This is a predicted structure of a 1502-nucleotide RNA (small-subunit ribosomal RNA) from a metagenome.
RNA sequence: GGGUUUGAUCCUGGCUCAGAAUGAACGUUGGCGGCAUGGAUUAGGCAUGCAAGUCGCACGAGGUUACUUGUAACCUAGUUGCGAAAGGGUGAGUAAUGCAUAGGUAAUCUACCUCUAUGCUUGGGAUAACAUUUUUAACGAAAUGCUAAUACCGGAUGUAACAAAUUGAUAGCAUUAUUGGUUUGUUAAAGGCGGGUUUCUGCCGCGUAGAGAGGGGCCUAUGUCCUAUUAGUUAGAUGGUGGGGUAAUGGCCUACCAUGGCGAUGAUGGGUAGCCGGGCUGAGAGGCUGAUCGGCCACACUGGGACUGAGACACUGCCCAGACUCCUACGGGAGGCUGCAGUCGAGAAUCUUCGGCAAUGGACGCAAGUCUGACCGAGCAAUGCCGCGUGAGUGAUGAAGGUCUUCGGAUUGCAAAACUCCGUCAGAAGCUAGGAAAUUCAUGUGGAUUAACUGACAUGUGAUUGACAUAAACUUCAGAGGAAGCCACGGCUAAAUUCGUGCCAGCAGCCGCGGUAAUACGAAUGUGGCGAACGUUAUUCGGAAUCACUGGGCGUAAAGGGCGUGUAGGUGGCCUGACAAGUUGGAUGUGAAAUCCCUCAGCUUAACUGGGGAACUGCGUUCAAAACUGUCAAGCUAGAGAUCGAUAGGGGGAAAUGGAACUCCAGGUGGAGCGGUGAAAUGCGUAGAUAUCUGGAGGAAGGCCGGUGGCGAAAGCGGUUUCCUGGAUCGAUACUGACACUGAGGCGCGAAAGCUAGGGUAGCGAACGGGAUUAGAUACCCCGGUAGUCCUAGCCGUAAACGAUGGGUACUAGAUAGUAGAGGUUUUUAUACUUUUGCUGUCGUAGCUAACGCGUUAAGUACCCCGCCUGGGGAGUACGAUCGCAAGAUUGAAACUCAAAGGAAUUGACGGGGGCUCACACAAGCGGUGGAGCAUGUGGUUUAAUUCGAAACAACGCGAAGAACCUUACCAGGACUUGACAUAUAGGUGGUAUUGACCAGAAAUGUGAUAGACGGGAGCAAUCCCGAGCCUAUACAGGUGUUGCAUGGCUGUCGUCAGCUCGUGCCGUGAGGUGUCGAGUUAAGUCUCUUAACGAGCGAAACCCCUACCACUAGUUACCAUCAGGUGAUGCUGGGGACUCUAGUGGGACUGCCGCGUACAAGUUGGAGGAAGGUGGGGAUGACGUCAAGUCAUCAUGGCCCUUAUGUCCUGGGCUACACACGUGCUACAAUGGGUUGUACAAAGGGAAGCGACAUCGAGAGGUUGAGCAAAUCCCAGAAAGCAAUCCCUAGUACGGAUUGAAGGCUGAAAUUCGCCUUCAUGAAGCUGGAAUCGCUAGUAAUCGCGGGUCAGCAAUACCGCGGUGAAUAUGUUCCUGAGCCUUGUACACACCGCCCGUCAAGCCACGGGAGCUUGGAGUACCUGAAGUCAUUGACCCAACCUUUACUGGAGGGAGAUGCCGACGGUAAGCUGAGUAACUGGGACUAAGUCGUAACAAGGUA
Repeated sequence: GGGUUUGAUCCUGGCUCAGAAUGAACGUUGGCGGCAUGGAUUAGGCAUGCAAGUCGCACGAGGUUACUUGUAACCUAGUUGCGAAAGGGUGAGUAAUGCAUAGGUAAUCUACCUCUAUGCUUGGGAUAACAUUUUUAACGAAAUGCUAAUACCGGAUGUAACAAAUUGAUAGCAUUAUUGGUUUGUUAAAGGCGGGUUUCUGCCGCGUAGAGAGGGGCCUAUGUCCUAUUAGUUAGAUGGUGGGGUAAUGGCCUACCAUGGCGAUGAUGGGUAGCCGGGCUGAGAGGCUGAUCGGCCACACUGGGACUGAGACACUGCCCAGACUCCUACGGGAGGCUGCAGUCGAGAAUCUUCGGCAAUGGACGCAAGUCUGACCGAGCAAUGCCGCGUGAGUGAUGAAGGUCUUCGGAUUGCAAAACUCCGUCAGAAGCUAGGAAAUUCAUGUGGAUUAACUGACAUGUGAUUGACAUAAACUUCAGAGGAAGCCACGGCUAAAUUCGUGCCAGCAGCCGCGGUAAUACGAAUGUGGCGAACGUUAUUCGGAAUCACUGGGCGUAAAGGGCGUGUAGGUGGCCUGACAAGUUGGAUGUGAAAUCCCUCAGCUUAACUGGGGAACUGCGUUCAAAACUGUCAAGCUAGAGAUCGAUAGGGGGAAAUGGAACUCCAGGUGGAGCGGUGAAAUGCGUAGAUAUCUGGAGGAAGGCCGGUGGCGAAAGCGGUUUCCUGGAUCGAUACUGACACUGAGGCGCGAAAGCUAGGGUAGCGAACGGGAUUAGAUACCCCGGUAGUCCUAGCCGUAAACGAUGGGUACUAGAUAGUAGAGGUUUUUAUACUUUUGCUGUCGUAGCUAACGCGUUAAGUACCCCGCCUGGGGAGUACGAUCGCAAGAUUGAAACUCAAAGGAAUUGACGGGGGCUCACACAAGCGGUGGAGCAUGUGGUUUAAUUCGAAACAACGCGAAGAACCUUACCAGGACUUGACAUAUAGGUGGUAUUGACCAGAAAUGUGAUAGACGGGAGCAAUCCCGAGCCUAUACAGGUGUUGCAUGGCUGUCGUCAGCUCGUGCCGUGAGGUGUCGAGUUAAGUCUCUUAACGAGCGAAACCCCUACCACUAGUUACCAUCAGGUGAUGCUGGGGACUCUAGUGGGACUGCCGCGUACAAGUUGGAGGAAGGUGGGGAUGACGUCAAGUCAUCAUGGCCCUUAUGUCCUGGGCUACACACGUGCUACAAUGGGUUGUACAAAGGGAAGCGACAUCGAGAGGUUGAGCAAAUCCCAGAAAGCAAUCCCUAGUACGGAUUGAAGGCUGAAAUUCGCCUUCAUGAAGCUGGAAUCGCUAGUAAUCGCGGGUCAGCAAUACCGCGGUGAAUAUGUUCCUGAGCCUUGUACACACCGCCCGUCAAGCCACGGGAGCUUGGAGUACCUGAAGUCAUUGACCCAACCUUUACUGGAGGGAGAUGCCGACGGUAAGCUGAGUAACUGGGACUAAGUCGUAACAAGGUA
């Protein structure tokens, strides 16, 4: 920096990704080389070989070889010397006996090496080897005898050292240090090899003393992980004195004395861990880490111990104990790979039982040299870093193949092929550097020295030495030949298409993909990235400012302690002086090397390596400065306190006391109810309630005043009076002189509820009882009612203890109100104005904030101190501890799980939220539906099929404006396969295309007699060619098959509701807002006014059509007033252009005029005029969008599916079925009616395979005939209700017409399934319809008929139109339904048909408790007491010295014994960690389980 919470936004906040790194591992793949690295786990066990020896110039002895038989060379067990304490390995232990840095040692040691000084004298006794003997399985052991030394011991000397005593000087750091003088005492030594030779000398070695170098020991300061759910710890413990011990200080040890030492600046305990230079990461600060290399430490099978030595308490030494392994003759012995290789085991995992001492280094040696698994090399491993290669150039028909495709092409792709080249690496052959310089030998030169070329030493020449190495480098040869993979491709994140699959298989780092069109799974092709590697996993840092020192926060997101007081601590006013701890600067020492960085250089380059520099940000020492902090000293008064005078107050404690109300008791009056609720009931009441009056008793609470008024630290405090008492404010002051602020722990206070004891109890009232409500109602409502509420004493210690805002100080615009004071001006008071201090509120500027908001009472600007936070859940839970009588409180995790949880604001939607408004929404009315019969549609059922679709409103007389066949999509059966239909290509075809008798068949179809062509061209013609047609074949046709949730188009609905948006501007971090809100008004976002908005668009309106009035124009088929003619009659005729009418053009209506009221507006209301009045009536017209609404079966169309069938043709059947249910209608139930007779008045339509007059036949449907009419002319065509007259007389009827029978008519190939009509006969249900529900506001409802489309006919009572007659009602907006605007709440956004909680049931996971069981750890007390040091002893033993003639004795030493300490082991009681456990507890998670509905809206009881 990105992704991820949301419809969108901002913020908070976690999760996650991109980077770098690794001693890595795993998967796939794998050409070469260089340089590095390689047991991280079981400090588990180890076979085998090697890893420490060397010296004959210390010593005696033995042996081998050679020969000049006594010489030379060489080898060796043993004595002696040196080494073995180094080198090499590992990290178990260790949180300080360690490490790092800086110091100290006046408290110390040091073999080998260097330098200086000075010496190396004289004696002695043994002993191993060896020989003999004994013993043992072995390892080994013992006795006797012989011998040497640079082994051991005695004496001498004493430069010198040490010790003691004494006496000076100098210096320092307290004890003291250094250095002189004198005296006394103690203490040395080893020889070997050369030269020359007997006096000398060289080298090596030895002794004493001093110095140096290097290496240690000890001490000090500072730094060095987590844990307080470890708070106290310590008995040699802290100090002193004496003594001991050590190289040396010291409780290091011991005796005595004192009682100290350490600790919230974290002691003690627990856990973890070797530390550092450094490494990784990071901008840095930091964080993590401590492999390889280097420094230090610790360890060596486990535990303990000392010996030797300069050095060890000793990796390949010793003793003891233990575990384990091996040998054994069972008596006893041996061993220690955490050296190099190697092996087993465990593990994701880590190499060869290699070569060489050539180099570097080490041990020994005079040296030659020997030894060296240190080391140098090689081997194995892509484990890492670095380098190189797998070819280069040309090459388009853009080959083939693959993939995709819109079928044209595109891409793979200059890629390949082909041609021309180069020759790295690997391969073959050859050739030759460097790592080698020393030592030594030979031979020269110089040369301290020497009597001497004796000769150390220096130097020249020659000779000698290579594991690696069949290597590197170089030369030649051959030939593109032997050498490319891995991962990814939805976003983050570079790179996409096809096929397969179909919530399957699978993917996934996060978000998330997959349910038939998957760029996310699998494959292919293509592309991207890296490349001998590429991915994955694990881990670390980064990003993460996500523990914030640099660099975060706490009103609402996680987070202010409930409040005070005060300890430690932190911080602290003004002035002066001093000091120099902090601070700043200079100098200096150190900060090992390596590493990092810069630069130069060496390997062909790089990695790698070398030289030089810088750096190592640190620590120490020293010099200087004195501003600030600090310390000390002297002052000041502005902070703080104090004194005096006033003021307000429900501040606190104790006691006393009054009234109202209430309940109870007693009495009076009274007489039937009271009470309670939404409505009731339980309850009380004739035994007298409620009501009312009087009197009495009791307890609790404090009306009015009363107020965002007062007081208090908070909790909290309210009648009145008295007493005691705390704090605050104002004003004044000549006092103190920083005495202050905060405050971890501590201490105190702390609502309500609860607890203990004792009182008290009127009202209220958990629990409980009853009554209701309800599906239930362990609730809400009602009637009762115990604890409690009250008091006293004590406990508890928590609250949304909230301003969700810790305390203090200072600064930073104001306005206004209240409250407690003190002043000033005015006019004496009052009033008014004004200044100032404290407290309490509201608004608001700057600023801050994610926003909301805060805003001198800060959430602004700063400083000081304290508390707290670090994703959600698990969980304020578990365990532990402390407190509590208990309830419980305080402190306070983890496993596991999710990718969110959350804050503020926005737009919607919703609310059993609010306001305004509208609509046949209700109300007021009229008529219906729901009951009956029938029609029709649907569901269901049935069926071979009853084709399909439509499903709340917005499916159901809907698609269908016409199912007998057809339609037709369905079923049964029969047939066809380039097909019923289209196009193309190729081939064929004139007796071809076409016709199609007869026969078969249900038809389709099959057979095929007969007849027999067409267009264009050529040719005289026959005829030929081409086309059309037909046949064959191939591409393809075809599909009412599927997906309306892949689509276009069309449509429904909200809704003819008034809304939906845009540009610019403005506001807001932003989503968004404003405009579009508000006040009025309208049918309307219609208009007006106001206005950070100004305008505009789609809608509304208007424009369009019909209709209502008039005018003008024009009159045929329409009309006929006037004139004329004519008839039985009629605009019938001439004519007319007046009227009606027709159909063109215009006019008219615009709140234009008047009045009232309104805001001087818009507009409303009333009126005038007018045919019409406030959009006149009706229609067409349907904004942005919603419903994944409807339609793949109108049509079109992507994908999928079928292809002798899901296509096509045909016959018959079905779509018309029928226990049933629903919707929509028709006809009725009758008298406002029915029948009969007569009679009047329409509009709008239709008509050529048509309408069909007149006439005629028939009772009628209808038939015959066919005038007229392509229509203002003719026809359909009789309008009906109405009107007039008459019958019927309230009944299942002269209502009603279903059903059925018979006879007919019409259409049509065809009327059985299954048409319509007529006549006669039949005459069902039904007497006005339950719950519920529909339509309609005027030419409307109601009622009456007429026409049309579709159509051969018709199931039409449907649909679409037309006119006739022609009402009632509207007080209004409380309610039901729907809608619009504003506002409010929201945990909803798939948007309330939303969201969501808990028990129970199921599965799975981790955790807590748990009778116990198992196994570790650290200590305490006691017992035992190995080895060993030390002490004591030592009757036994002993060569060196002394003594003795000798025996002996002495000095000294030893074996043994005893004691202290002491490891392992044992016993006891506890503490503590881990594992496990019947059962048990809650928790997390899991598409569709059960019960309810607790929360979110007033969530239906906030």
Overview: Its mean pLDDT, the model's own confidence on a scale to 100, is 84.